Model confidence (mean pLDDT): 87 of 100. This is a predicted structure of a 101-nucleotide RNA (SAM riboswitch aptamer (S box leader)) from a soil metagenome. It matches the Rfam family "SAM riboswitch aptamer (S box leader)". Its family is annotated with regulation of gene expression in the Gene Ontology.
[in-house]
RNA sequence: UCUUAUCCAGAGCGGUGGAGGGCUCGGCCCUGUGAAACCCGGCAACCGGUCCCCGAGACACGGUGCCAAUGCCGACCCCGAGUGAUCGGGGAACGAUGAGA
Numbered sequence: 001u002c003u004u005a006u007c008c009a010g011a012g013c014g015g016u017g018g019a020g021g022g023c024u025c026g027g028c029c030c031u032g033u034g035a036a037a038c039c040c041g042g043c044a045a046c047c048g049g050u051c052c053c054c055g056a057g058a059c060a061c062g063g064u065g066c067c068a069a070u071g072c073c074g075a076c077c078c079c080g081a082g083u084g085a086u087c088g089g090g091g092a093a094c095g096a097u098g099a100g101a
Base pairs, nucleotide, nucleotide: 001101002100003099004098005097006096007095012040014039015038016037020030021029022028024075025074026073027072041067042066043065046063047062048061049059050058051057052055071094076091077090078089079088080087081086
């Protein structure tokens, strides 16, 4: 970089740490009642593994991942409502994660 699946569920009132974080932009939020990061803990079950009553199964042992808000909302296009601001629905794009190349 390409392909493909998934993205409205779930996850601590612990320790270290000290100011940031939620991809970008615009919003709107979270945060000294303690951000990021690290450790512990946990969630899930994509890949591998194991088991069985072989399934839309179980376990959570190994490899990842994840643990505010729908991927926090919008950004481009289409449809609908509205005088309008704007709102509802659908689809892209972008992004994240797994697996494969």
Source information
The model forms 91% of the base pairs in the Rfam consensus.